[in-house]
A computed fold for a 73-nucleotide RNA from an uncultured Anaerolineae bacterium, annotated as transfer RNA.
Its mean pLDDT, the model's own confidence on a scale to 100, is 82.
Rfam family: tRNA.
This record gives sequence, C1' cells and structure tokens, in this order.
RNA sequence: GGGCCUGUAGCUCAGUUGGGAGAGCGCUACACUUGCACUGUAGAGGUCAAGGGUUCGAGCCCCUUCAGGUCCA
Repeated sequence: GGGCCUGUAGCUCAGUUGGGAGAGCGCUACACUUGCACUGUAGAGGUCAAGGGUUCGAGCCCCUUCAGGUCCA
C1' cells in the first nucleotide's frame, strides 16, 4: 500500500422486513441478614465510532473518514 472483518450502556455482546434501542455482568437505592455474601424489587446509565447521502422513517442500505483485528505484498 491492497483485500476482508469489527466499532451499539462502565465491560462482554445481542439486535433479518428499515418502524420498540436491549441482555448478562457491573453500579445505585430498598427489602432480607447481628453483619457480609446470596437472593428479590426498583432505578440510573446510549451522539448505535465520526461526517454525508437514500428514504415518510436508518443501529440496519450507499459513500467518505477514523480506530482496532486479520490476510497478502
């Protein structure tokens, strides 16, 4: 330099008709306990990497850029 893959909550990741943004863990509060842990209930937490385009509507389709991984040279 070229090809391919990945980028969604603090972490690991789902998200196939293009129309609801989610799960587990973690965090906070409460309950339970002598206390801790476990468990239960509730809650906070998101520019879906960035910018642009298509569309009534985009995490999802198209283009560019950035970052990471991998293969080739």